Background: A computed fold for a 36-nucleotide RNA from an Acidobacteriota bacterium, annotated as nadA riboswitch. It matches the Rfam family "nadA riboswitch". By type it is a small RNA. The prediction has a mean pLDDT of 80.
RNA sequence: GCUUUCAACAUCCCCGUCCGAAAACGGACUGAAGGC
Numbered sequence: 001g002c003u004u005u006c007a008a009c010a011u012c013c014c015c016g017u018c019c020g021a022a023a024a025c026g027g028a029c030u031g032a033a034g035g036c
Base pairs, nucleotide, nucleotide: 001036002035003034004033005032006031007030016029017028018027019026020025
């Protein structure tokens, strides 16, 4: 650097941030753990 799975971090739990969308969801980014 690419890629996969995720949200650990949080004043119980749940909840990463922002933008777009009626919703489903999409995009960008932050972070964690794998793979190359």